[in-house]
c-di-GMP-I riboswitch aptamer, 85 nucleotides, folded computationally. The coordinates come from a structure-prediction model, not an experiment, and the mean pLDDT is 92. The model forms 100% of the base pairs in the Rfam consensus.
RNA sequence: UACCGAUAAGGGCAAAUCCGCCGAAAGGCGGAGACGCAAAGCCACGGGCCUAAAAUCGCAAGAUCAUGGCAGCCGGGCCGCCGAA
Numbered sequence: 001u002a003c004c005g006a007u008a009a010g011g012g013c014a015a016a017u018c019c020g021c022c023g024a025a026a027g028g029c030g031g032a033g034a035c036g037c038a039a040a041g042c043c044a045c046g047g048g049c050c051u052a053a054a055a056u057c058g059c060a061a062g063a064u065c066a067u068g069g070c071a072g073c074c075g076g077g078c079c080g081c082c083g084a085a
Stems, first nucleotide, its partner, number of pairs: 004083002012037002017032006035072001041078003045075003048070003055064003
């Protein structure tokens, strides 16, 4: 330095659920709360998944669609704490 990752040390994050706010929704933010996490830090670049307001189609029911999301689905990129085997 690269891999690697412990019943190490000091710390960190926070699923479900509940409350409040934002949002058409998916979802996000704050509080409570811990299922888990060695990148569960950051980036929607590739794949995937969720939603479908507007738009288009339709007599309607509804269908299509991301310009909206998910980084705690996988891959990739960037950055980073500790140091046993």